[in-house]
Molecule: transfer RNA
Organism: Actinomycetota bacterium
RNA sequence: GCCGGUGUAGCUCAGGGGUAGAGCAGGGCUCUUGUAAAGCUCAGGUCGUCGGUUCGAAUCCGACCACCGGCU
Numbered sequence: 001g002c003c004g005g006u007g008u009a010g011c012u013c014a015g016g017g018g019u020a021g022a023g024c025a026g027g028g029c030u031c032u033u034g035u036a037a038a039g040c041u042c043a044g045g046u047c048g049u050c051g052g053u054u055c056g057a058a059u060c061c062g063a064c065c066a067c068c069g070g071c072u
Stems, first nucleotide, its partner, number of pairs: 001071007010024004018055001026042005048064005
C1' cells in the first nucleotide's frame, strides 16, 4: 500500500428499515438470626464520527477514525 472483519449499557453480546434489548455487573426491596444464594424492581445508550438515500436509518450507501486478521 491492497483486501476483509469488528465497533450497540461499566463488561460480554443480540437486534440487518418502523418506540434500542438480554445476561453479568450496579442501586433499592423481599426472604434470612445474619451473610450468601434466590425472587421482584430501578437506573444506565447522542448505536465509533461525518455525510448521503428514505416519510422513517443502530440497520442501506460513501468517506474517515480505532482495533483485529490476511496479502504484498